RNA sequence: GCGAUGGUGCAUGGAGAAUCCGGCGACGGUACCGAAGGGGAAAAGCUCUCAGGUAAAAGGACAUGUAUCCGGAC
Numbered sequence: 001g002c003g004a005u006g007g008u009g010c011a012u013g014g015a016g017a018a019u020c021c022g023g024c025g026a027c028g029g030u031a032c033c034g035a036a037g038g039g040g041a042a043a044a045g046c047u048c049u050c051a052g053g054u055a056a057a058a059g060g061a062c063a064u065g066u067a068u069c070c071g072g073a074c
Base pairs, nucleotide, nucleotide: 001074002072006069007068008067009066010065011064012063013062018030020029021028022027031054032053033052037050038048039047040046
């Protein structure tokens, strides 16, 4: 000089499943979903469904771009 991999911030995109039933309401019931978190000795896009969720909103793994930090593969 260049800078893989990784961390963080920001922008954009981002799925599934009852706008179910009862109740004035607080709340309860049945069915269902898998992409925060959690369990399955590690990992997982697999699995469980505790938590969460099943119109919209919110949340959202992950992807792309960008800024920045670490850094010695060249």
Predicted 3D model of a 74-nucleotide RNA (Glycine riboswitch aptamer). The sequence was found by an Rfam model in a public genome assembly. Its Rfam family is "Glycine riboswitch aptamer". Gene Ontology term of the family: glycine biosynthetic process.